[in-house]
A computed fold for a 62-nucleotide RNA from a Candidatus Zixiibacteriota bacterium, annotated as Fluoride riboswitch aptamer (crcB RNA motif).
């Protein structure tokens, strides 16, 4: 100096908060939705998964 492994810490999983579980990455990274397209247009969802709350949307009732 390079590579590998372990430990610790941190970050992250398409828009908010909390709990639990799981995955990925190690700052040169993980991650940053999908479809068609020349330009552009369209679609789903507040979760990675489960539960609750908040926001948004649709329907019905008071």
């Nucleotide at each position: 100096u390079u590579u590998u492994u372990u430990u610790u810490u941190g970050g992250u999983g398409a828009u908010g908060g909390a709990g639990u579980u799981c995955g990925c990455c190690u700052c040169u990274a993980a991650c940053c939705g999908c479809u068609a397209u020349g330009a552009u247009a369209g679609c789903u969802g507040a979760u990675a998964a489960c539960u609750c709350c908040u926001a948004c949307u649709g329907c019905a009732a008071a």
It was read from a public genome assembly, where an Rfam model found it.